[in-house]
RNA sequence: GCCUUUUUGGCCAAGUGGUUAAGGCAUCCCGCUUGUAACGGGAAGAUCGCCGGUUCGAUCCCGGUAAAAGGCA
Numbered sequence: 001g002c003c004u005u006u007u008u009g010g011c012c013a014a015g016u017g018g019u020u021a022a023g024g025c026a027u028c029c030c031g032c033u034u035g036u037a038a039c040g041g042g043a044a045g046a047u048c049g050c051c052g053g054u055u056c057g058a059u060c061c062c063g064g065u066a067a068a069a070g071g072c073a
Stems, first nucleotide, its partner, number of pairs: 001072007010025003018056001027043005049065005
């Protein structure tokens, strides 16, 4: 230098054109307990890396860019 893959809450992670973006861990509140843990119930937390384009509509498709991983030279 070229090619491929990945990027979604604090962490892990599903979703692949159409509503309020699933779930787990962690956090907070409540219950249970003499108390803690465990367990049960509830709450908050994501403009889907960034910029642009296509579309009536984009987390999803296209282009650019950044970061990470792998491969070739």
Transfer RNA from Coemansia sp. RSA 2618, 73 nucleotides, folded computationally.
RNAcentral records the identical sequence in 2 taxa.
NCBI's taxonomy places the organism under Eukaryota, Kickxellomycota, Kickxellomycetes, Kickxellales, Coemansia.
Its Rfam family is "tRNA".
The coordinates come from a structure-prediction model, not an experiment, and the mean pLDDT is 80.